[in-house]
This is a predicted structure of a 97-nucleotide RNA (c-di-GMP-I-GGC riboswitch aptamer) from Candidatus Brocadia sp.
The prediction has a mean pLDDT of 80.
The source organism's lineage runs through Bacteria, Pseudomonadati, Candidatus Brocadiia, Candidatus Brocadiaceae and Candidatus Brocadia.
It matches the Rfam family "c-di-GMP-I-GGC riboswitch aptamer". For this family Rfam cites "Structural basis of ligand binding by a c-di-GMP riboswitch" (Smith et al., Nat Struct Mol Biol, 2009).
Of the family's consensus pairs, 91% are formed in the model.
RNA sequence: UCCGAUAAAGGCAAACCCUGAGUGAUUAGGGGGCGCAAAGUAAAGGGUCUUAACUUACAGGGAAGUAGGGAUAGAAAAGAUAGCCUUGCUGCCGAAG
Numbered sequence: 001u002c003c004g005a006u007a008a009a010g011g012c013a014a015a016c017c018c019u020g021a022g023u024g025a026u027u028a029g030g031g032g033g034c035g036c037a038a039a040g041u042a043a044a045g046g047g048u049c050u051u052a053a054c055u056u057a058c059a060g061g062g063a064a065g066u067a068g069g070g071a072u073a074g075a076a077a078a079g080a081u082a083g084c085c086u087u088g089c090u091g092c093c094g095a096a097g
Base pairs, nucleotide, nucleotide: 002097003094004093011036012035016031017030018029019028020027021026034083040089041088042087044086045085046084047081048080049079050078051077054074055073058070
C1' cells in the first nucleotide's frame, strides 16, 4: 500500500411517524433503525426522478373564432438524487494474507 476480521473504540442512519421548506422530485430538525468501511465530501460523466417551454397521434363535443379543453408519445431548459453506478478530494481502526 492492497485488503477488511465473529477484533476494539467510536461514527453514520433506510422504511415509517411528527414539525418546518418546496408546485414537485426532494430537503432541514426530532423520533426510529433497514443497513453502511467511506452511508465522509463534490452534481464532472451516465442512470433514475421532478417541474416543464415546445412539438405531436387521436375519440367525442362546441365553434367558424383557428381560440379553449381532454388526452397519446416525445422534450429544450431548470432542478432533485453522492443510501444507483463511475470519477475527483479527504479520512478512523486493524488481525490474517